[in-house]
RNA sequence: CGCUGAAUUCCGUAAUGGGAGCGGGGGAACCAUAUUGAAAAGGUUUUGGAUCAAAACUUUUUUGGGGAUGAAUCGUGCAAAGUUUUUGCAGGUAGGGUGACUCUUACAUCCGAAUCCGUCAGCUAACCUCGUAAGCGUCCUGAAGAGA
Numbered sequence: 001c002g003c004u005g006a007a008u009u010c011c012g013u014a015a016u017g018g019g020a021g022c023g024g025g026g027g028a029a030c031c032a033u034a035u036u037g038a039a040a041a042g043g044u045u046u047u048g049g050a051u052c053a054a055a056a057c058u059u060u061u062u063u064g065g066g067g068a069u070g071a072a073u074c075g076u077g078c079a080a081a082g083u084u085u086u087u088g089c090a091g092g093u094a095g096g097g098u099g100a101c102u103c104u105u106a107c108a109u110c111c112g113a114a115u116c117c118g119u120c121a122g123c124u125a126a127c128c129u130c131g132u133a134a135g136c137g138u139c140c141u142g143a144a145g146a147g148a
Stems, first nucleotide, its partner, number of pairs: 001137004008020004021132006031122001037063012065120001066117004074092001076090006095111005101147005
């Protein structure tokens, strides 16, 4: 000097802090919303046909949710296990960032996590409440067009 991010700035205290700015959550009316799942075992009925299969219903046992910040969501394959699911690896993907004024285009490149609440929260005026961290890069600026 610059980048991701809301995460900057001012005042002050013996100490605890208090504002401004930026950002998040909860919270009416109106509107909107729900579908009761999965696995195992047994029973009944129907269909096909041949001792089996499929569908529906029912009983028992076991088990699951939902939400918030954020770009970080959703599949696939392999392996392991605690085998309804979880974890790891590989490769994709919704989406997000960077290339040093802004926008667009093209190109290149990177991320595609982590954490929290605790069975509970749609939107939401008034109102209430919380955060203001952390981590990195360069010693020079990649291109074209338009604008400033």

The prediction has a mean pLDDT of 76. The RNA shown here (c-di-AMP riboswitch aptamer (ydaO/yuaA leader)) has 148 nucleotides and comes from a soil metagenome. The model forms 96% of the base pairs in the Rfam consensus. It matches the Rfam family "c-di-AMP riboswitch aptamer (ydaO/yuaA leader)". About the family: This family represents a conserved RNA structure found upstream of the ydaO and yuaA genes in Bacillus subtilis and related genes in other bacteria. Its family is annotated with regulation of gene expression and cyclic-di-AMP binding in the Gene Ontology.